[in-house]
Molecule: Bacterial RNase P class A
Organism: soil metagenome
RNA sequence: AGGAAAGGCCAUCGCGAGGUUCGCCUCGAGGAAAGUCCGGACGCCAAAGAGCGACGUAGCGGGUAACGCCCGUCCACCGUGAGGUGAGGACAAGUGCAACAGAAAGCAAGUACAGUUCGGCUGUAGUGAAAUCAGGUAAACUCUACGUGGCGCAAGUCCAAAUAGGCCAAUGCUUGACCCCUGCUCGGGGAAGUUGGCGGGUAGGACGCUUGAGCCUGUCGGCAACAGCAGGCCUAGAUGAAUGAUGGUCCCCGACAGAAUCCGGCUUAUAUUCCUUCUC
Numbered sequence: 001a002g003g004a005a006a007g008g009c010c011a012u013c014g015c016g017a018g019g020u021u022c023g024c025c026u027c028g029a030g031g032a033a034a035g036u037c038c039g040g041a042c043g044c045c046a047a048a049g050a051g052c053g054a055c056g057u058a059g060c061g062g063g064u065a066a067c068g069c070c071c072g073u074c075c076a077c078c079g080u081g082a083g084g085u086g087a088g089g090a091c092a093a094g095u096g097c098a099a100c101a102g103a104a105a106g107c108a109a110g111u112a113c114a115g116u117u118c119g120g121c122u123g124u125a126g127u128g129a130a131a132u133c134a135g136g137u138a139a140a141c142u143c144u145a146c147g148u149g150g151c152g153c154a155a156g157u158c159c160a161a162a163u164a165g166g167c168c169a170a171u172g173c174u175u176g177a178c179c180c181c182u183g184c185u186c187g188g189g190g191a192a193g194u195u196g197g198c199g200g201g202u203a204g205g206a207c208g209c210u211u212g213a214g215c216c217u218g219u220c221g222g223c224a225a226c227a228g229c230a231g232g233c234c235u236a237g238a239u240g241a242a243u244g245a246u247g248g249u250c251c252c253c254g255a256c257a258g259a260a261u262c263c264g265g266c267u268u269a270u271a272u273u274c275c276u277u278c279u280c
Base pairs, nucleotide, nucleotide: 001276002275003274004273005272007250008249009248010247011246012245013244015028016027017026018025019024030256034267035266037265038264039263040262041261042152043151044150045149054148055147056146057145058144059073060072061071062070063069074088075086076085077084078083089143090142094141095140096137097136111125112124113123114122115121156207157206158205159204166198167197168196169195170194171193178190179189180188181187214233215232216231217230218229219228221226251254
């Protein structure tokens, strides 16, 4: 500097999931399941196209589904060394900023000596990294190139009671018993009630849900990250939410910590033990 393991075995009882010939059988947390910091898959919403703005990234080349991750390499810095660290594009567009020294680091004040066309014009001296600034500084504004629609599985999709309310249709009988036209009669309209239907939401249920950019072995290409091919494997999927308890035995007497849509990374925590390469 890099990598691995993360108590083992046996017996009994129990829990979750699946299967079952109902006897039972099979499987059941992690290297970080964590922080939720990046990148995606997936879902819903939005969306002609283009530009501005905002935010992010930044040597060069490669890998990858993608990345701010990984690999290689150059340069700079640190280390005797193995090695480590790096927001490492641009200050020949503009703006800004700057300790000490110095008269002065740009518009204000003008140093010494000499020259002089009397203009801080020229030269020399002196300070400084730099003196008619093509000196420095961009984790200063800015410019350049590239990228980014929003919200996250409580996403979302489907099925769907009771009660209340909504809409539509029918009915609204009878001499008469609600309201209006209309003071009265007829007639008409509306409303209550009744019956049927429709649709939305709630409880509840199902799906999403775990076979996947998957893992192991071999081989081949490549310095490597990684990729191709062949064979083999199935490895939690809950929803008050399982993964435990007791006993025996062995050892070095066991840390940090526990799934909740799923992957790729980064970061942080970690008793103890082992392995590999290299340096002094």